RNAcentral holds the sequence, with entries from ENA. Transfer RNA from an Anaerolineae bacterium, 72 nucleotides, folded computationally. Taxonomically the source falls in Anaerolineae (Bacteria, Bacillati, Chloroflexota). Its mean pLDDT, the model's own confidence on a scale to 100, is 85. Rfam family: tRNA.
RNA sequence: GGGGCCGUAGCGCAACGGGAGCGCACCACAAUGGCAUUGUGGGGGUUGAGGGUUCGAAUCCCUUCGGCUCCA
Repeated sequence: GGGGCCGUAGCGCAACGGGAGCGCACCACAAUGGCAUUGUGGGGGUUGAGGGUUCGAAUCCCUUCGGCUCCA
RNA backbone atom coordinates (compact mmCIF):
# COMPACT_ATOMS: atom_id res chain seq x y z
P G A 1 -0.89 3.81 3.54
O5' G A 1 -0.83 2.79 2.31
C5' G A 1 -0.67 3.37 1.02
C4' G A 1 -0.68 2.26 0.00
C3' G A 1 -1.91 1.37 0.00
O3' G A 1 -2.99 1.94 -0.70
C1' G A 1 0.00 0.00 0.00
P G A 2 -4.49 1.67 -0.29
O5' G A 2 -4.76 0.17 -0.74
C5' G A 2 -4.85 -0.15 -2.12
C4' G A 2 -5.00 -1.64 -2.32
C3' G A 2 -6.16 -2.29 -1.60
O3' G A 2 -7.40 -2.12 -2.27
C1' G A 2 -4.23 -3.56 -1.25
P G A 3 -8.77 -2.12 -1.39
O5' G A 3 -8.96 -3.65 -0.98
C5' G A 3 -9.20 -4.64 -1.97
C4' G A 3 -9.33 -6.00 -1.36
C3' G A 3 -10.34 -6.16 -0.24
O3' G A 3 -11.68 -6.27 -0.72
C1' G A 3 -8.34 -7.23 0.38
P G A 4 -12.87 -5.78 0.20
O5' G A 4 -12.95 -6.86 1.37
C5' G A 4 -13.26 -8.21 1.07
C4' G A 4 -13.15 -9.08 2.29
C3' G A 4 -13.96 -8.63 3.51
O3' G A 4 -15.33 -9.02 3.42
C1' G A 4 -11.77 -9.15 4.19
P C A 5 -16.44 -8.10 4.10
O5' C A 5 -16.27 -8.39 5.67
C5' C A 5 -16.46 -9.69 6.18
C4' C A 5 -16.05 -9.76 7.63
C3' C A 5 -16.71 -8.74 8.55
O3' C A 5 -18.02 -9.09 8.95
C1' C A 5 -14.39 -8.80 8.97
P C A 6 -19.06 -7.95 9.29
O5' C A 6 -18.57 -7.32 10.65
C5' C A 6 -18.50 -8.11 11.83
C4' C A 6 -17.77 -7.39 12.92
C3' C A 6 -18.34 -6.05 13.36
O3' C A 6 -19.45 -6.17 14.23
C1' C A 6 -16.01 -5.87 13.14
P G A 7 -20.55 -5.02 14.29
O5' G A 7 -19.80 -3.85 15.08
C5' G A 7 -19.27 -4.09 16.37
C4' G A 7 -18.60 -2.83 16.93
C3' G A 7 -19.54 -1.66 17.13
O3' G A 7 -19.19 -0.94 18.30
C1' G A 7 -17.79 -1.04 15.68
P U A 8 -20.11 -1.09 19.61
O5' U A 8 -21.60 -0.85 19.06
C5' U A 8 -22.08 0.47 18.85
C4' U A 8 -23.58 0.52 19.09
C3' U A 8 -24.04 -0.04 20.42
O3' U A 8 -23.89 0.88 21.48
C1' U A 8 -25.37 -0.93 18.70
P A A 9 -23.52 0.32 22.89
O5' A A 9 -24.76 0.69 23.83
C5' A A 9 -24.98 2.08 24.16
C4' A A 9 -25.43 2.20 25.60
C3' A A 9 -24.53 1.47 26.60
O3' A A 9 -24.47 2.24 27.79
C1' A A 9 -26.73 0.64 26.76
P G A 10 -23.23 3.24 28.05
O5' G A 10 -22.35 2.38 29.05
C5' G A 10 -21.12 2.92 29.57
C4' G A 10 -20.48 1.90 30.48
C3' G A 10 -20.23 0.54 29.83
O3' G A 10 -18.97 0.50 29.18
C1' G A 10 -21.41 0.23 31.86
P C A 11 -18.83 -0.26 27.76
O5' C A 11 -18.82 -1.80 28.15
C5' C A 11 -17.76 -2.36 28.90
C4' C A 11 -18.02 -3.83 29.18
C3' C A 11 -18.40 -4.68 27.97
O3' C A 11 -17.27 -5.11 27.22
C1' C A 11 -19.91 -5.10 29.72
P G A 12 -17.46 -5.42 25.64
O5' G A 12 -18.32 -6.75 25.63
C5' G A 12 -17.79 -7.96 26.17
C4' G A 12 -18.80 -9.08 26.05
C3' G A 12 -19.39 -9.30 24.67
O3' G A 12 -18.54 -10.05 23.82
C1' G A 12 -21.12 -9.32 26.26
P C A 13 -18.61 -9.85 22.21
O5' C A 13 -20.16 -9.53 21.99
C5' C A 13 -20.80 -9.95 20.83
C4' C A 13 -22.17 -10.49 21.16
C3' C A 13 -23.20 -10.31 20.02
O3' C A 13 -23.09 -11.36 19.06
C1' C A 13 -24.14 -9.63 22.10
P A A 14 -23.75 -11.12 17.62
O5' A A 14 -25.32 -11.21 17.94
C5' A A 14 -26.24 -10.66 17.06
C4' A A 14 -27.63 -10.90 17.58
C3' A A 14 -28.75 -10.42 16.65
O3' A A 14 -29.01 -11.37 15.65
C1' A A 14 -29.17 -9.65 18.84
P A A 15 -28.92 -10.92 14.10
O5' A A 15 -30.14 -9.89 13.98
C5' A A 15 -31.45 -10.29 14.37
C4' A A 15 -32.32 -9.08 14.55
C3' A A 15 -32.30 -8.09 13.39
O3' A A 15 -33.14 -8.49 12.33
C1' A A 15 -32.09 -6.93 15.44
P C A 16 -32.46 -9.02 11.01
O5' C A 16 -33.25 -8.19 9.91
C5' C A 16 -34.46 -8.73 9.40
C4' C A 16 -34.35 -8.90 7.90
C3' C A 16 -34.43 -7.61 7.12
O3' C A 16 -33.59 -7.67 5.98
C1' C A 16 -36.22 -9.05 6.53
P G A 17 -32.91 -6.41 5.47
O5' G A 17 -33.76 -5.19 6.05
C5' G A 17 -33.92 -4.01 5.28
C4' G A 17 -34.67 -2.96 6.04
C3' G A 17 -36.19 -3.11 6.03
O3' G A 17 -36.73 -2.44 7.15
C1' G A 17 -35.61 -1.17 4.90
P G A 18 -37.63 -3.36 8.23
O5' G A 18 -38.57 -2.25 8.85
C5' G A 18 -37.99 -1.23 9.68
C4' G A 18 -39.06 -0.23 10.06
C3' G A 18 -40.25 -0.78 10.85
O3' G A 18 -40.75 0.27 11.64
C1' G A 18 -41.03 0.08 8.82
P G A 19 -41.25 0.03 13.16
O5' G A 19 -39.89 0.06 14.01
C5' G A 19 -39.76 1.09 14.99
C4' G A 19 -40.76 0.89 16.11
C3' G A 19 -40.15 0.71 17.49
O3' G A 19 -39.97 1.97 18.11
C1' G A 19 -41.82 -0.96 17.09
P A A 20 -38.56 2.67 17.90
O5' A A 20 -37.54 1.59 18.50
C5' A A 20 -36.56 0.99 17.67
C4' A A 20 -35.91 -0.13 18.38
C3' A A 20 -35.88 -0.07 19.90
O3' A A 20 -37.07 -0.63 20.46
C1' A A 20 -33.71 -0.46 19.07
P G A 21 -37.21 -1.04 22.02
O5' G A 21 -36.77 -2.58 21.95
C5' G A 21 -36.55 -3.29 23.17
C4' G A 21 -36.01 -4.66 22.81
C3' G A 21 -35.30 -5.38 23.95
O3' G A 21 -36.22 -6.05 24.79
C1' G A 21 -33.98 -5.46 21.99
P C A 22 -35.80 -6.38 26.31
O5' C A 22 -34.78 -7.61 26.23
C5' C A 22 -35.21 -8.87 25.74
C4' C A 22 -34.07 -9.87 25.75
C3' C A 22 -33.28 -9.97 27.04
O3' C A 22 -33.92 -10.76 28.03
C1' C A 22 -31.80 -9.86 25.21
P G A 23 -33.67 -10.41 29.58
O5' G A 23 -32.19 -10.92 29.88
C5' G A 23 -31.88 -12.31 29.76
C4' G A 23 -30.38 -12.53 29.91
C3' G A 23 -29.74 -11.88 31.12
O3' G A 23 -29.92 -12.63 32.32
C1' G A 23 -28.44 -11.45 29.22
P C A 24 -30.12 -11.79 33.69
O5' C A 24 -28.68 -11.21 34.01
C5' C A 24 -27.59 -12.08 34.28
C4' C A 24 -26.26 -11.36 34.22
C3' C A 24 -26.11 -10.18 35.17
O3' C A 24 -25.82 -10.55 36.51
C1' C A 24 -25.31 -9.59 33.04
P A A 25 -26.38 -9.65 37.71
O5' A A 25 -25.73 -8.20 37.48
C5' A A 25 -24.36 -7.99 37.71
C4' A A 25 -23.93 -6.60 37.26
C3' A A 25 -24.61 -5.43 37.97
O3' A A 25 -24.04 -5.16 39.23
C1' A A 25 -24.62 -5.07 35.64
P C A 26 -25.00 -4.70 40.42
O5' C A 26 -25.58 -3.29 39.96
C5' C A 26 -24.74 -2.17 39.78
C4' C A 26 -25.55 -0.96 39.35
C3' C A 26 -26.75 -0.64 40.24
O3' C A 26 -26.39 0.07 41.41
C1' C A 26 -27.37 -0.55 37.95
P C A 27 -27.22 -0.18 42.73
O5' C A 27 -28.60 0.55 42.47
C5' C A 27 -28.67 1.94 42.28
C4' C A 27 -30.10 2.40 42.03
C3' C A 27 -31.14 1.85 42.99
O3' C A 27 -31.19 2.56 44.21
C1' C A 27 -31.91 1.59 40.78
P A A 28 -31.69 1.80 45.54
O5' A A 28 -33.26 1.65 45.34
C5' A A 28 -34.09 2.81 45.25
C4' A A 28 -35.52 2.42 44.95
C3' A A 28 -36.13 1.37 45.87
O3' A A 28 -36.59 1.90 47.09
C1' A A 28 -36.60 0.82 43.62
P C A 29 -36.60 0.99 48.41
O5' C A 29 -37.81 -0.01 48.16
C5' C A 29 -39.13 0.49 48.03
C4' C A 29 -40.08 -0.59 47.53
C3' C A 29 -40.13 -1.86 48.37
O3' C A 29 -40.94 -1.74 49.54
C1' C A 29 -39.98 -2.43 46.09
P A A 30 -40.59 -2.61 50.83
O5' A A 30 -41.01 -4.10 50.39
C5' A A 30 -42.36 -4.40 50.10
C4' A A 30 -42.51 -5.85 49.66
C3' A A 30 -41.86 -6.88 50.57
O3' A A 30 -42.67 -7.19 51.69
C1' A A 30 -41.29 -7.35 48.33
P A A 31 -42.00 -7.62 53.10
O5' A A 31 -41.45 -9.10 52.84
C5' A A 31 -42.37 -10.14 52.58
C4' A A 31 -41.66 -11.39 52.11
C3' A A 31 -40.55 -11.91 53.03
O3' A A 31 -41.07 -12.67 54.13
C1' A A 31 -39.80 -11.95 50.80
P U A 32 -40.78 -12.18 55.62
O5' U A 32 -39.22 -12.42 55.79
C5' U A 32 -38.70 -13.73 55.83
C4' U A 32 -37.24 -13.74 56.14
C3' U A 32 -36.80 -12.83 57.28
O3' U A 32 -37.02 -13.43 58.56
C1' U A 32 -35.35 -12.53 55.44
P G A 33 -37.70 -12.56 59.68
O5' G A 33 -36.60 -11.43 60.04
C5' G A 33 -36.98 -10.29 60.79
C4' G A 33 -35.74 -9.61 61.31
C3' G A 33 -34.68 -9.33 60.26
O3' G A 33 -34.94 -8.12 59.59
C1' G A 33 -33.69 -10.40 62.12
P G A 34 -34.68 -8.01 57.98
O5' G A 34 -33.10 -7.99 57.83
C5' G A 34 -32.36 -6.85 58.23
C4' G A 34 -30.88 -7.14 58.20
C3' G A 34 -30.33 -7.58 56.86
O3' G A 34 -30.05 -6.50 56.00
C1' G A 34 -29.55 -9.01 58.55
P C A 35 -30.14 -6.71 54.38
O5' C A 35 -28.88 -7.64 54.03
C5' C A 35 -27.57 -7.12 54.13
C4' C A 35 -26.54 -8.22 53.93
C3' C A 35 -26.61 -8.95 52.59
O3' C A 35 -25.98 -8.24 51.53
C1' C A 35 -26.41 -10.52 54.34
P A A 36 -26.57 -8.32 50.05
O5' A A 36 -26.42 -9.88 49.68
C5' A A 36 -25.14 -10.43 49.38
C4' A A 36 -25.21 -11.95 49.32
C3' A A 36 -26.10 -12.52 48.21
O3' A A 36 -25.41 -12.61 46.97
C1' A A 36 -26.64 -13.56 50.26
P U A 37 -26.23 -12.23 45.62
O5' U A 37 -27.45 -13.23 45.58
C5' U A 37 -27.26 -14.63 45.42
C4' U A 37 -28.53 -15.39 45.68
C3' U A 37 -29.71 -15.02 44.77
O3' U A 37 -29.67 -15.71 43.53
C1' U A 37 -30.42 -15.03 47.03
P U A 38 -30.32 -15.04 42.24
O5' U A 38 -31.88 -15.17 42.50
C5' U A 38 -32.50 -16.44 42.55
C4' U A 38 -33.93 -16.33 43.03
C3' U A 38 -34.83 -15.41 42.23
O3' U A 38 -35.33 -16.01 41.04
C1' U A 38 -35.12 -14.98 44.52
P G A 39 -35.67 -15.06 39.77
O5' G A 39 -37.02 -14.35 40.24
C5' G A 39 -38.19 -15.10 40.48
C4' G A 39 -39.28 -14.23 41.07
C3' G A 39 -39.64 -12.98 40.27
O3' G A 39 -40.51 -13.26 39.17
C1' G A 39 -39.40 -12.41 42.53
P U A 40 -40.41 -12.36 37.85
O5' U A 40 -41.06 -10.97 38.31
C5' U A 40 -42.41 -10.93 38.71
C4' U A 40 -42.77 -9.55 39.23
C3' U A 40 -42.42 -8.38 38.34
O3' U A 40 -43.35 -8.19 37.27
C1' U A 40 -41.74 -7.90 40.53
P G A 41 -42.79 -7.59 35.87
O5' G A 41 -42.44 -6.06 36.20
C5' G A 41 -43.49 -5.15 36.51
C4' G A 41 -42.94 -3.88 37.14
C3' G A 41 -42.04 -3.02 36.27
O3' G A 41 -42.75 -2.25 35.32
C1' G A 41 -41.11 -3.22 38.43
P G A 42 -41.94 -1.82 33.96
O5' G A 42 -40.84 -0.79 34.47
C5' G A 42 -41.22 0.44 35.09
C4' G A 42 -40.03 1.18 35.62
C3' G A 42 -39.01 1.62 34.59
O3' G A 42 -39.42 2.79 33.89
C1' G A 42 -37.91 0.70 36.47
P G A 43 -38.79 3.06 32.43
O5' G A 43 -37.35 3.70 32.76
C5' G A 43 -37.24 4.89 33.53
C4' G A 43 -35.81 5.18 33.86
C3' G A 43 -34.87 5.25 32.67
O3' G A 43 -34.92 6.52 32.04
C1' G A 43 -33.91 3.92 34.36
P G A 44 -34.70 6.60 30.47
O5' G A 44 -33.18 6.22 30.27
C5' G A 44 -32.15 7.02 30.83
C4' G A 44 -30.82 6.33 30.70
C3' G A 44 -30.43 5.94 29.30
O3' G A 44 -29.84 7.03 28.61
C1' G A 44 -30.06 4.13 30.75
P G A 45 -30.33 7.42 27.12
O5' G A 45 -29.64 6.33 26.18
C5' G A 45 -28.27 6.00 26.37
C4' G A 45 -27.63 5.64 25.06
C3' G A 45 -27.90 6.60 23.90
O3' G A 45 -26.74 6.74 23.10
C1' G A 45 -28.66 4.45 23.32
P U A 46 -26.12 8.27 22.84
O5' U A 46 -26.46 8.60 21.31
C5' U A 46 -27.78 8.52 20.85
C4' U A 46 -27.90 9.36 19.55
C3' U A 46 -27.19 8.74 18.34
O3' U A 46 -28.17 8.14 17.51
C1' U A 46 -26.63 11.08 18.63
P U A 47 -27.79 6.86 16.61
O5' U A 47 -26.65 6.02 17.38
C5' U A 47 -25.46 5.69 16.73
C4' U A 47 -25.15 4.20 16.91
C3' U A 47 -24.60 3.51 15.66
O3' U A 47 -23.54 2.64 16.04
C1' U A 47 -26.49 2.36 16.46
P G A 48 -22.39 2.27 15.01
O5' G A 48 -21.19 3.26 15.41
C5' G A 48 -20.96 3.55 16.80
C4' G A 48 -19.89 4.61 16.92
C3' G A 48 -20.12 5.84 16.08
O3' G A 48 -21.00 6.77 16.69
C1' G A 48 -17.92 5.07 15.79
P A A 49 -22.00 7.64 15.74
O5' A A 49 -20.99 8.62 14.97
C5' A A 49 -20.27 9.62 15.68
C4' A A 49 -19.48 10.48 14.71
C3' A A 49 -20.27 11.05 13.55
O3' A A 49 -20.98 12.21 13.89
C1' A A 49 -18.29 10.06 12.75
P G A 50 -22.39 12.55 13.14
O5' G A 50 -21.93 12.99 11.67
C5' G A 50 -21.17 14.16 11.49
C4' G A 50 -20.77 14.33 10.05
C3' G A 50 -21.88 14.23 9.01
O3' G A 50 -22.65 15.41 8.90
C1' G A 50 -20.04 12.93 8.31
P G A 51 -24.20 15.31 8.49
O5' G A 51 -24.17 14.80 6.96
C5' G A 51 -23.85 15.72 5.94
C4' G A 51 -23.56 15.01 4.64
C3' G A 51 -24.74 14.39 3.90
O3' G A 51 -25.54 15.35 3.19
C1' G A 51 -22.93 12.87 3.88
P G A 52 -27.10 15.01 2.94
O5' G A 52 -27.09 13.81 1.88
C5' G A 52 -26.61 14.05 0.57
C4' G A 52 -26.54 12.77 -0.22
C3' G A 52 -27.86 12.07 -0.49
O3' G A 52 -28.56 12.65 -1.57
C1' G A 52 -26.27 10.48 0.20
P U A 53 -30.18 12.54 -1.60
O5' U A 53 -30.48 10.98 -1.86
C5' U A 53 -30.12 10.37 -3.08
C4' U A 53 -30.51 8.91 -3.11
C3' U A 53 -31.96 8.65 -2.76
O3' U A 53 -32.83 8.81 -3.89
C1' U A 53 -30.56 7.18 -1.56
P U A 54 -34.20 9.63 -3.71
O5' U A 54 -35.08 8.70 -2.77
C5' U A 54 -35.41 7.38 -3.17
C4' U A 54 -36.01 6.61 -2.03
C3' U A 54 -37.11 7.32 -1.25
O3' U A 54 -38.35 7.27 -1.92
C1' U A 54 -35.60 6.31 0.27
P C A 55 -39.27 8.59 -2.01
O5' C A 55 -39.72 8.82 -0.51
C5' C A 55 -40.45 10.01 -0.16
C4' C A 55 -41.07 9.83 1.20
C3' C A 55 -40.16 9.24 2.28
O3' C A 55 -39.34 10.23 2.88
C1' C A 55 -42.19 8.06 2.28
P G A 56 -37.78 9.91 3.11
O5' G A 56 -37.81 8.77 4.24
C5' G A 56 -38.29 9.05 5.54
C4' G A 56 -38.41 7.78 6.35
C3' G A 56 -37.15 6.96 6.51
O3' G A 56 -36.31 7.46 7.53
C1' G A 56 -38.96 5.54 5.95
P A A 57 -34.74 7.39 7.33
O5' A A 57 -34.33 5.84 7.33
C5' A A 57 -34.63 5.04 8.50
C4' A A 57 -33.48 4.10 8.80
C3' A A 57 -32.19 4.83 9.20
O3' A A 57 -31.46 3.98 10.10
C1' A A 57 -31.81 3.60 7.24
P A A 58 -31.72 4.13 11.66
O5' A A 58 -30.59 3.18 12.31
C5' A A 58 -29.24 3.62 12.28
C4' A A 58 -28.30 2.43 12.31
C3' A A 58 -28.22 1.64 11.00
O3' A A 58 -27.26 2.20 10.14
C1' A A 58 -28.54 0.14 12.81
P U A 59 -27.54 2.25 8.51
O5' U A 59 -27.82 0.73 8.11
C5' U A 59 -26.78 -0.23 8.23
C4' U A 59 -27.31 -1.62 7.88
C3' U A 59 -27.77 -1.79 6.43
O3' U A 59 -27.41 -3.07 5.95
C1' U A 59 -29.56 -2.24 7.92
P C A 60 -26.16 -3.23 4.97
O5' C A 60 -26.63 -2.40 3.68
C5' C A 60 -27.36 -3.03 2.62
C4' C A 60 -27.53 -2.09 1.45
C3' C A 60 -26.35 -1.17 1.16
O3' C A 60 -25.35 -1.84 0.39
C1' C A 60 -28.32 0.10 1.16
P C A 61 -23.78 -1.42 0.58
O5' C A 61 -23.70 -0.01 -0.16
C5' C A 61 -23.90 0.08 -1.56
C4' C A 61 -23.72 1.52 -2.03
C3' C A 61 -22.45 2.20 -1.56
O3' C A 61 -21.33 1.86 -2.35
C1' C A 61 -24.30 3.62 -1.21
P C A 62 -19.87 1.86 -1.66
O5' C A 62 -19.54 3.42 -1.50
C5' C A 62 -19.42 4.25 -2.63
C4' C A 62 -19.17 5.69 -2.23
C3' C A 62 -18.03 5.91 -1.25
O3' C A 62 -16.74 5.90 -1.87
C1' C A 62 -19.92 7.15 -0.57
P U A 63 -15.48 5.40 -1.01
O5' U A 63 -15.23 6.60 0.00
C5' U A 63 -14.88 7.89 -0.49
C4' U A 63 -14.91 8.91 0.62
C3' U A 63 -14.04 8.60 1.83
O3' U A 63 -12.67 8.91 1.63
C1' U A 63 -16.17 9.32 2.55
P U A 64 -11.58 8.01 2.35
O5' U A 64 -11.74 8.38 3.88
C5' U A 64 -11.53 9.72 4.34
C4' U A 64 -12.00 9.89 5.76
C3' U A 64 -11.37 8.96 6.79
O3' U A 64 -10.07 9.38 7.19
C1' U A 64 -13.70 9.02 7.13
P C A 65 -9.04 8.30 7.75
O5' C A 65 -9.54 8.01 9.23
C5' C A 65 -9.56 9.05 10.20
C4' C A 65 -10.10 8.54 11.52
C3' C A 65 -9.50 7.24 12.03
O3' C A 65 -8.26 7.44 12.67
C1' C A 65 -11.84 7.14 12.23
P G A 66 -7.20 6.21 12.65
O5' G A 66 -7.81 5.13 13.64
C5' G A 66 -7.95 5.42 15.02
C4' G A 66 -8.72 4.32 15.72
C3' G A 66 -8.22 2.90 15.55
O3' G A 66 -7.09 2.61 16.36
C1' G A 66 -10.55 2.94 15.27
P G A 67 -6.05 1.45 15.88
O5' G A 67 -6.86 0.09 16.13
C5' G A 67 -7.21 -0.28 17.45
C4' G A 67 -8.05 -1.54 17.46
C3' G A 67 -7.46 -2.73 16.75
O3' G A 67 -6.49 -3.43 17.53
C1' G A 67 -9.72 -2.50 16.13
P C A 68 -5.32 -4.25 16.75
O5' C A 68 -6.05 -5.53 16.13
C5' C A 68 -6.65 -6.49 16.99
C4' C A 68 -7.40 -7.54 16.19
C3' C A 68 -6.59 -8.23 15.10
O3' C A 68 -5.76 -9.26 15.60
C1' C A 68 -8.70 -7.60 14.25
P U A 69 -4.40 -9.61 14.84
O5' U A 69 -4.86 -10.21 13.44
C5' U A 69 -5.56 -11.44 13.40
C4' U A 69 -6.10 -11.70 12.01
C3' U A 69 -5.08 -11.73 10.89
O3' U A 69 -4.40 -12.97 10.82
C1' U A 69 -6.92 -10.42 10.24
P C A 70 -2.95 -13.07 10.14
O5' C A 70 -3.23 -13.04 8.57
C5' C A 70 -3.88 -14.11 7.95
C4' C A 70 -4.19 -13.79 6.51
C3' C A 70 -3.02 -13.40 5.64
O3' C A 70 -2.26 -14.51 5.16
C1' C A 70 -4.79 -11.90 5.28
P C A 71 -0.74 -14.34 4.81
O5' C A 71 -0.76 -13.44 3.51
C5' C A 71 -1.29 -13.90 2.30
C4' C A 71 -1.26 -12.83 1.22
C3' C A 71 0.09 -12.19 0.96
O3' C A 71 0.94 -12.98 0.15
C1' C A 71 -1.58 -10.51 1.09
P A A 72 2.53 -12.88 0.39
O5' A A 72 2.91 -11.41 -0.11
C5' A A 72 2.75 -11.07 -1.48
C4' A A 72 2.97 -9.59 -1.70
C3' A A 72 4.30 -9.04 -1.21
O3' A A 72 5.37 -9.28 -2.11
C1' A A 72 2.56 -7.61 -0.51